Context: one part of a larger RNA
C1' cells in the first nucleotide's frame, strides 16, 4: 500500500451528486398510539415502562400418598388433602458498568411525484414510473361462427354457443370524460355518372375463282362472289370509384386581428377574417415552462433542488384518458429525529496478501 475486521477524545452529515458506506434500532410483556381512510386499515404507528438471581406471602392449573362420609356395596359417588410439579402477582433482599447480559434479532417520522394493489421483465451493465392486472369501452362473430395454422385434407377455436369466443384501446376505486364527421378509415345506401374481361358485330381493309377494258401479246388497269383473314362502332355488363348518409372510448383536430369601462391597468363587451370545429371541466414554471434560479410565500444564518400559491400553458387537457385518492413500493424527490470515522483529521490494534531480507 491492497483486502477484510475492531476501537476512538470533542463535534455529529460540516462528507458527498446523494447519509453511499457504517453506526443505530432489533426479542417478549404492559401502557399508549395522530393525520387520513375505500372503515378493512394506517399500526409493531409514534412514544414510554418492565425483564437476572434468592427468601417469604398469595392466586391458579396438573398429579394425587393418605384420610373421612354416603349409599343403590360398586372397576360407585362426594369431601378434605401431604408431597412433587407448571404458570402468574407481590413484599423484602443480593450482585455486576451492563439481567432480551453472548449469538440471533424492524431505525423512525413529515411532505411530494409516478404507478392503485400481489405479481412480471432486459439469463451476463437497466427491476422501474416499463409489462401484466381486476375493472371500463368499442368492434367482429348465429355455429361447418368469426379468427388462427396449413397447398390441401385437417386441426385449434370447442366436445364451447353472444353472461360465449376473437380483436383493439384504456387500466383498482371516486368525480368525470366537452366541441368537430371537412380529410383518412369503417359501416350503410343504391337512383344517376364512370368502369374490365366477356357478349355483340354495323362499317371498313387484305387475299382472289371469275368478269370487263386496253395491249408492244410479255402483260397492265378496274370491278370482284365464296372461303380464309385483319381491325372493329353502337348496344349489353359487376364490384369499385364518384355520389348520399352515419360513425371520434375510429385515425385524428380543437384560431387570428383591431377596438372598448369616469386614475392607471385590464377587458365582461363590440367589430372583422378564417375554420369541420375553434380546448369545456379539471389541472398548470408540471416526469410537460424555452425565456427561468419566472414572481410571491414557507422551510435554512444562507435553498438553481423541495413544498404552497399565481397563470404570461415557447409546446397540459379529458379511455394516445383528465383530476383526485386510503393502502402498497429493494421506485424517484425534499425535510426532520435518532445514530454514527461520511467528515473536521486522522490514529491505533487484528487477520490475509503485496513489498524487503533470508
Nucleotide at each position: 500500500c491492497u483486502a477484510u475486521g475492531g476501537u476512538u477524545a470533542a463535534g455529529g452529515a460540516a462528507c458527498u451528486c446523494g447519509g453511499c458506506a457504517a453506526a443505530a434500532u432489533g426479542c417478549c410483556c404492559c401502557c399508549g398510539u395522530a393525520a387520513c381512510u375505500u372503515c378493512g386499515g394506517g399500526a409493531g404507528a409514534a412514544g414510554g415502562g418492565g425483564g437476572g438471581c434468592c427468601c417469604g406471602u398469595u392466586c391458579u392449573g396438573g398429579u394425587g400418598a393418605g384420610g373421612a362420609g354416603a349409599u343403590u356395596u360398586a372397576c360407585u359417588c362426594u369431601c378434605c388433602g401431604a408431597g412433587c410439579u407448571g404458570g402468574g402477582a407481590u413484599u423484602g433482599g443480593c450482585c455486576g458498568c451492563a439481567g432480551a447480559g453472548a449469538c440471533c434479532a424492524g431505525g423512525c417520522c413529515c411532505a411530494a411525484g409516478c404507478g392503485a394493489c400481489u405479481g412480471u421483465u432486459u439469463a451476463c451493465u437497466a427491476a422501474a414510473a416499463a409489462c401484466a392486472c381486476a375493472g371500463g369501452u368499442c368492434c367482429a362473430u348465429g355455429c361447418u361462427a368469426a379468427g388462427u395454422c396449413g397447398c390441401a385434407a385437417g386441426a385449434c377455436g370447442c366436445u364451447g354457443u353472444a353472461u360465449a369466443u376473437g380483436g383493439a384501446c384504456u387500466g383498482a376505486c371516486g368525480c368525470c370524460u366537452g366541441c368537430c364527421c371537412g380529410g383518412u378509415g369503417c359501416u350503410g345506401g343504391a337512383a344517376c355518372g364512370u368502369u374490365a374481361a366477356g357478349g355483340g358485330g354495323a362499317c371498313g381493309g387484305g387475299u382472289u375463282a371469275g368478269c370487263g377494258a386496253c395491249u408492244u401479246c410479255g402483260g397492265u388497269c378496274g370491278c370482284g362472289a365464296a372461303g380464309c383473314u385483319c381491325a372493329g362502332a353502337a348496344c349489353u355488363u359487376a364490384a369499385g370509384c364518384g355520389c348520399c348518409a352515419g360513425u371520434a372510448a375510429a385515425c385524428g383536430g380543437c384560431g387570428g386581428u383591431g377596438g372598448u369601462a369616469a386614475c392607471u391597468a385590464u377587458a365582461a363587451c363590440c367589430a372583422u377574417c378564417c375554420u369541420a370545429a375553434g380546448g369545456u371541466a379539471g389541472c398548470g414554471a408540471a416526469a410537460u415552462u424555452c425565456c427561468u434560479u419566472g414572481u410571491c410565500g414557507g422551510g435554512u444564518a444562507a435553498g438553481u433542488u423541495c413544498c404552497g400559491a399565481c397563470c404570461u400553458g415557447c409546446a397540459c387537457g379529458a379511455a394516445u384518458g383528465g383530476c383526485g385518492u386510503a393502502a402498497c413500493g429493494a421506485c424517484u424527490u425534499g425535510g426532520g429525529c435518532g445514530c454514527u470515522g461520511u467528515c473536521u483529521c486522522a490514529a491505533c490494534c487484528g487477520u490475509a496478501g503485496a513489498c524487503u531480507c533470508g